[in-house]
Context: one part of a larger RNA
RNA sequence: UUGGGCGUAAAGCGUCUGUAGGCGGUAAUUUAAGUCUAGUGUGAAAUUUCAAUGCUUAACAUUGAAUGUAUACUGGAAACUGGAUUACUAGAGUCUAAGAGGGGCCACUGGAAUUUCUGUUGUAGGGGUAAAAUCCGUAGAUAACAGAAGGAACACCAAAAGCGAAAGCAGGUGGCUGGCUUAGUACUGACGCUCAGAGACGAAAGCGUGGGGAGCGAACGGGAUUAGAUACCCCGGUAGUCCACGCUGUAAACGAUGAGUGCUAGGUGUAGGAAGGGCUCGACCCCUUUCUGUGCCCACAGCUAACGCGUUAAGCACUCCGCCUGGGGAGUACGGUCGCAAGACUAAAACUC
Numbered sequence: 001u002u003g004g005g006c007g008u009a010a011a012g013c014g015u016c017u018g019u020a021g022g023c024g025g026u027a028a029u030u031u032a033a034g035u036c037u038a039g040u041g042u043g044a045a046a047u048u049u050c051a052a053u054g055c056u057u058a059a060c061a062u063u064g065a066a067u068g069u070a071u072a073c074u075g076g077a078a079a080c081u082g083g084a085u086u087a088c089u090a091g092a093g094u095c096u097a098a099g100a101g102g103g104g105c106c107a108c109u110g111g112a113a114u115u116u117c118u119g120u121u122g123u124a125g126g127g128g129u130a131a132a133a134u135c136c137g138u139a140g141a142u143a144a145c146a147g148a149a150g151g152a153a154c155a156c157c158a159a160a161a162g163c164g165a166a167a168g169c170a171g172g173u174g175g176c177u178g179g180c181u182u183a184g185u186a187c188u189g190a191c192g193c194u195c196a197g198a199g200a201c202g203a204a205a206g207c208g209u210g211g212g213g214a215g216c217g218a219a220c221g222g223g224a225u226u227a228g229a230u231a232c233c234c235c236g237g238u239a240g241u242c243c244a245c246g247c248u249g250u251a252a253a254c255g256a257u258g259a260g261u262g263c264u265a266g267g268u269g270u271a272g273g274a275a276g277g278g279c280u281c282g283a284c285c286c287c288u289u290u291c292u293g294u295g296c297c298c299a300c301a302g303c304u305a306a307c308g309c310g311u312u313a314a315g316c317a318c319u320c321c322g323c324c325u326g327g328g329g330a331g332u333a334c335g336g337u338c339g340c341a342a343g344a345c346u347a348a349a350a351c352u353c
Base pairs, nucleotide, nucleotide: 004324005323006322007307008306012321014201015200016199017198021194022193023192025088026087027086028085029084030083031082033081034080035077036076037075038074039073040072041071042070048066049065050064051063052062053061054060091191092188093187094186095184096183097182098181099180103177104176105175106174107173108172109171110154115149116148117147118146119145120144121143125136126135162169163168206247207246208245209244210243211242215241216240220236221235222234223233258320259319260318261317262316263315266297267296268295269294270293271292272291273290274289275288276287277286278285302309303308326353327352328351335346336345337344338343
C1' cells in the first nucleotide's frame, strides 16, 4: 500500500521549459489487443463449503459433490478503451489589422538633494538628545553666496493602477528584443493537457577577481542609559550596499491556496480593446452589450472544524504532477551529489513524552 487529506491543524516543489510516462475533441469505416460471451483442456492432493458415512458424540477420519483467482486453444459480439484509414472544427496554433504596458538587455543623457573641495561674506558657536556627553569649531566652524568633483537614488505623476513564469520591474531619449489583449474568421487540422528524471531562471545576504565608494552602514571604537547594557539613544566607522564577469541556490520565495479544462445568482469599481446607439459640425463625452485582466461588496447555491471561501472558489467534476501520516530527537547524524568556502540538496535511527 486500503482509506483520508494538503489557505490557518502535518502536507503545493520558489517559478518556468520540457523528455519518458499518464490522460486526451467530433463523425464514419475497419480491426479485435483490452473488454464481454460459449465450448474444450489445465487449474495436483491436502485445505475450504455442502451432503453422507465411520470411530458411543465431538474434534478427527473416509467417500461424493461444489467452488477455484487464473491460464491456453477454438468459435462468436463490437457499445466502450486501444490500433489502422478517412473526414471535421468547438481545443491548440498560424495569418491579417489594430492596441496597451515600471516586461528584458545595451548605450547616451537630466535635474533636485546629500557629502567633499576651492573662493567670498561673516563671527562664536555648531551639532546632538528625554536630558546630556563623546564630536566639529578662532588653524575661522555652523549659516549664506558662487564654482567644481564624485557616487548613489529617481520627488511630483502614482493608483485596491500596469507589466512579467516567478524572483521582480519606475527620471528621460534612442537601439535591439520577449510575451499579452482585441477584432476579422482567411489558413493548418487534435498538432492538446500534465509532467518522474533533466534543464533554465531565481530577492537579500554571502564568496572569488578587478573597479568604484557620495550617503547609509553589520563588525569595531567612543559617549550616554543602567544594578549591569556585549542593546535600544548619540558621535564616528570597516566590510557591504554600486559596476563588470563568475559562483552560491536559499526566504513568511505567501494568495502560507500546484497546473489545465468545463459548469454554477448577482451588485459595484478599475485597466486595455471591440461592437451598437445617443449628443455634436466633429473630436470629446454619455449609455448599452461584449472579450481579457485586476479589485471590492453583500451574498443565492454550495463548501468549511471554525475563521472564512464564494465565476480570480477553499463550490461541482475530470486529468496529471508534488507532498503529508503524533510531539521532541531533526531538516539533525552518517553516506552520497554539488560548492572556493559559507553551506545547499537528499535524509534516518537510538532514546524520550
A computed fold for a 353-nucleotide part of an RNA from an uncultured organism, annotated as small-subunit ribosomal RNA, central domain. The prediction has a mean pLDDT of 84.